[in-house]
RNA sequence: UGAGUCGGCCGGGUGGUCGCGGCAGCAGGGUUCAGCUUCUGAACGGUUCUUCUGAACGGUUGCUGAGUGCUGGUGUCGAGGAAGGUCGGGACUCCACAGGGCAACGGUGCUGGCUAACGGCCAGUCGGGGCAACCCGCAGGAAAGUGCCACAGAGAACAGACCGCCGAUGGCCCAGCUUUUUUGGGCACAGGCAAGGGUGAAACGGUGCGGUAAGAGCGCACCAGAAGCCGUGGUAACUCGGUUUGCUAGGUAAACCCCACCGGGAGCAAGGCCAAGCAGGGGAUAUGGCGGCCCGCCGCCUUACAAAAGGCAAUCCCCGGGUAGGCCGCUUAGAUGGAUGGCCACACAAGGCCCCAAAAGGGCCCAGACAGAAUCCCGCCUACAGGCCGACUCACCCC
Numbered sequence: 001u002g003a004g005u006c007g008g009c010c011g012g013g014u015g016g017u018c019g020c021g022g023c024a025g026c027a028g029g030g031u032u033c034a035g036c037u038u039c040u041g042a043a044c045g046g047u048u049c050u051u052c053u054g055a056a057c058g059g060u061u062g063c064u065g066a067g068u069g070c071u072g073g074u075g076u077c078g079a080g081g082a083a084g085g086u087c088g089g090g091a092c093u094c095c096a097c098a099g100g101g102c103a104a105c106g107g108u109g110c111u112g113g114c115u116a117a118c119g120g121c122c123a124g125u126c127g128g129g130g131c132a133a134c135c136c137g138c139a140g141g142a143a144a145g146u147g148c149c150a151c152a153g154a155g156a157a158c159a160g161a162c163c164g165c166c167g168a169u170g171g172c173c174c175a176g177c178u179u180u181u182u183u184g185g186g187c188a189c190a191g192g193c194a195a196g197g198g199u200g201a202a203a204c205g206g207u208g209c210g211g212u213a214a215g216a217g218c219g220c221a222c223c224a225g226a227a228g229c230c231g232u233g234g235u236a237a238c239u240c241g242g243u244u245u246g247c248u249a250g251g252u253a254a255a256c257c258c259c260a261c262c263g264g265g266a267g268c269a270a271g272g273c274c275a276a277g278c279a280g281g282g283g284a285u286a287u288g289g290c291g292g293c294c295c296g297c298c299g300c301c302u303u304a305c306a307a308a309a310g311g312c313a314a315u316c317c318c319c320g321g322g323u324a325g326g327c328c329g330c331u332u333a334g335a336u337g338g339a340u341g342g343c344c345a346c347a348c349a350a351g352g353c354c355c356c357a358a359a360a361g362g363g364c365c366c367a368g369a370c371a372g373a374a375u376c377c378c379g380c381c382u383a384c385a386g387g388c389c390g391a392c393u394c395a396c397c398c399c
Base pairs, nucleotide, nucleotide: 001395002394003393004392005391006390007389008388009387010386013346014345015344016343017342018341020078021077022076023075024074026072027071028070030068031067032066033065034064035063036062039059040058041057044054045053046052080370084381085380087379088378089377090376091375092267093266094265095264099295100294101293102292105263106262107261108260109259110124111123112122113121114120125139126137127136128135129134140258141257145256146255147252148251149250162197163196164193165192166191169190170189171187172186173185174184175183176182205223206222207221208220209219210218224248225247226245227244228243229242230241231240233238271328272327273326274325280319281318282317283316284315285314288298289297290296299312300311301310302309348368351365352364353363354362355361
């Protein structure tokens, strides 16, 4: 200097102007209620029954206070790193668990730690990718079982013979020998082989030697894997090493499944309070229901003992009618058809053009991403113009 990897932060600023929502408070005008008050009416009383006077209750005038609403000012507060997705975990609320037992269903899946908890985070182990920094993981079990591995290929896991190799032994043929009936050659039929070639993503360990008719872990040496035993390091997952056994048993479980652990349901449109409003009719209940299965259980009255019949209660189903407004939940923003915006100017960030030999500098144009709370919190995933900071890896160059 270039390329890359990981982590963190900001994400518009200032001023003016018009306009929004919450809260507080001021002023003005209404309205309702209460108390006092001005004038007055008055059931029913007292009285000297003319008169004077008390009085439940009502109308009216003014003042004060409280509530409620309207108008106008003042002050103050007013979205995010993801507010998005709704994928997880909780707080909180209601219902169930409530007769006993079983099943079903869902989630997680190497080890240790953190946490309220999690499928999250941190560190590590193992596997894969990358020269590396780092990144990814679908990370328990394939010898419990069932599936699947297209096409090609003989054969794809109790496999298998297309091309091939052998043909010792058995069979067929030829020649020689003729005392001894043995000797040699051929065929590739029976039979043997899975070492060589081919097919394929993958073919039942690899290399070499021996052995054999030809071969084959058939045997041996070395290597790899598997299983057993022992030791080293580590909390552990696991690592490193020794030894024995010729034991050689493909892949796939984000296929069904097995194993271990965890899990009740619904969700602020949860839920609570006040107000408003109502019209009923039919059906089922022991050959039924509680209840997916087993055990167990199923109220009261009458006749007439019962699980029969009828009725009431209780539970459920179908048809039909009526009402649905406000407050709380609710928040240092707290809305409820849902608020924080529009315009102007200046500077700044990035980009483009012009002047200049070039640069500095100047002028002009353009112009700021993803995007919007709704009960709250902790995570994960996704989107993002532009800019800043830090650490690390590799390559090249200079000192």
Bacterial RNase P class A from a bacterium, 399 nucleotides, folded computationally.
Its mean pLDDT, the model's own confidence on a scale to 100, is 76.
The sequence was found by an Rfam model in a public genome assembly.
Of the family's consensus pairs, 94% are formed in the model.
Its Rfam family is "Bacterial RNase P class A". Rfam links the family to the GO terms tRNA processing, ribonuclease P activity and dimeric ribonuclease P complex. Rfam classes the family as a ribozyme. From the family's description: Ribonuclease P (RNase P) is a ubiquitous endoribonuclease, found in archaea, bacteria and eukarya as well as chloroplasts and mitochondria.